[in-house]
Context: one part of a larger RNA
RNA sequence: UGACGGGGGCCCGCACAAGCGGUGGAGCAUGUGGUUCAAUUCGAUGCUACGCGAAGAACCUUACCUGGGUUAGACUACUCCGGACCGCCAUGGAGACAUGGUUUUCCCUUCGGGGACUGGAGGUUCAGGUGCUGCAUGGCUGUCGUCAGCUCGUGUCGUGAGAUGUUGGGUUAAGUCCCGCAACGAGCGCAACCCCUGUCUCUAGUUGCCAGCGGAUCAUGCCGGGGACUCUAGAGAGACUGCCGGUGUCAAACCGGAGGAAGGUGGGGAUGACGUCAAGUCCUCAUGGCCCUUAUGCCCAGGGCCACACACGUGCUACAAUGGUCGGUACAAAGGGUCGCGAUACCGUGAGGUGGAGCCAAUCCCAAAAAGCCGGCCCCAGUUCGGAUUGGAGUCUGCAACUCGACUCCAUGAGGUUGGAAUCGCUAGUAAUCGCGGAUCAGCAUGCCGCGGUGAAUACGUUCCCGGGCCUUGUACA
Numbered sequence: 001u002g003a004c005g006g007g008g009g010c011c012c013g014c015a016c017a018a019g020c021g022g023u024g025g026a027g028c029a030u031g032u033g034g035u036u037c038a039a040u041u042c043g044a045u046g047c048u049a050c051g052c053g054a055a056g057a058a059c060c061u062u063a064c065c066u067g068g069g070u071u072a073g074a075c076u077a078c079u080c081c082g083g084a085c086c087g088c089c090a091u092g093g094a095g096a097c098a099u100g101g102u103u104u105u106c107c108c109u110u111c112g113g114g115g116a117c118u119g120g121a122g123g124u125u126c127a128g129g130u131g132c133u134g135c136a137u138g139g140c141u142g143u144c145g146u147c148a149g150c151u152c153g154u155g156u157c158g159u160g161a162g163a164u165g166u167u168g169g170g171u172u173a174a175g176u177c178c179c180g181c182a183a184c185g186a187g188c189g190c191a192a193c194c195c196c197u198g199u200c201u202c203u204a205g206u207u208g209c210c211a212g213c214g215g216a217u218c219a220u221g222c223c224g225g226g227g228a229c230u231c232u233a234g235a236g237a238g239a240c241u242g243c244c245g246g247u248g249u250c251a252a253a254c255c256g257g258a259g260g261a262a263g264g265u266g267g268g269g270a271u272g273a274c275g276u277c278a279a280g281u282c283c284u285c286a287u288g289g290c291c292c293u294u295a296u297g298c299c300c301a302g303g304g305c306c307a308c309a310c311a312c313g314u315g316c317u318a319c320a321a322u323g324g325u326c327g328g329u330a331c332a333a334a335g336g337g338u339c340g341c342g343a344u345a346c347c348g349u350g351a352g353g354u355g356g357a358g359c360c361a362a363u364c365c366c367a368a369a370a371a372g373c374c375g376g377c378c379c380c381a382g383u384u385c386g387g388a389u390u391g392g393a394g395u396c397u398g399c400a401a402c403u404c405g406a407c408u409c410c411a412u413g414a415g416g417u418u419g420g421a422a423u424c425g426c427u428a429g430u431a432a433u434c435g436c437g438g439a440u441c442a443g444c445a446u447g448c449c450g451c452g453g454u455g456a457a458u459a460c461g462u463u464c465c466c467g468g469g470c471c472u473u474g475u476a477c478a
Base pairs, nucleotide, nucleotide: 001478002477003475004474005473007472008471009470010469011468012467013466015462016461019426020425021424022423023422026317027316028315029314030313031312032311033310034308035307042053043052064303065302066301067300068299069298070297073126077124078123079121080120081119082118083117087102088101089100090099091098092097106115107114108113128292129291131290132289133288137286138285139281140280141279142277144275149188150187151186152185153184154183155164156163157162168179169178170177194269195268196267197266199237200236201235202234203233204232205231209226210225213224214223215222240263243257244256245255246254247253319419323378324377325376326375327374328373329372335366336365337364340359341358345354346353347352385416390411391410392409393408394407395406396405432454433453434452435451436450437449438448
């Protein structure tokens, strides 16, 4: 100087408390451990691994296993020989591929040849490796933590390590600001500048809108028209403790008030200092070293990654009446669409099929929002709760749904009556609850990323648990 303390003081955070809803019990989905297996590819492992890499494992992916093939190789350069290449057909084969047949003759040309592409042969500097080392590395990332800290120059003090500044008194979300002070300044952080959202004004008016005027219809901005309104999307205004009162050291600031759409960081996002964990990643990529080179490379078929006495994590659906079911009826936002979205209509109980209007989309489509509201039934039961499982019949995607897809219909109707010890999230348009969209994607979502609808309860307080900041103290630790 740090680190540590079941030392002290001050302060903060959904840290506790106060509340609301969960997890832990059930069934299922998914990840992991373990076990099994020819293989169940590899990585991630307290917080910071475990719906994680994977924003899509039937083949492919694929890295694993079994078997079949191959050795200049799937890809780049050189030499020689041949031919356009490609394609098509037949045979063998699980296929990779092999054999045979057939068709075709690219560009330039001085007609000698050259070039591009391609088949074969021979080798040579080679290729190739998701093989090892993340404890050789770059890059990227997690975490402490959006915590308020981390440092430097000069000066001063100290033999020195170092100290001072950065401590102290107030204050703040903040090393934020003020005052004081052997310090005076400065840098990286904080804040602001950026984006979205909340109010208003101006500009613009189609594909959006429709108040007033006219027309048409069973009806509809449907038509003429209009720019008022909504909206769209560009430019501005607005919030600064600016104003008033009080407290405060004549300060910073705090408390209350006015005006205002909004008030003291308005709400949300992006943004992550010096560093810590030899944290994670050599399987994104790059890369040193090591290793393989008729194999640890490459091609192919099938299988596996989907196994199942068990254990754990994360979720979904429930156990019902604030509910279930049937009929009627209302209101979103944000997205996606041409190898695509696909309306009206018709067929099917349905998944879906036929068909194809319109739309490269503020125009057309996906598209039904759901919870809600209005009625009918159920009457507390393992039920008209709950839907696992299984049998049968189908639909769709795809070369192909056996291992191993999703969905539909009929039948079946398991466990489950609120979950022990323990444990998680959340302070407001939040929790809870309800549906909608998107990426990936042929198909496949209870996951992930977004969107809106309905919409709470509680916070006395900081003694305690956890994490963190500042000062101080002890130490046989560095």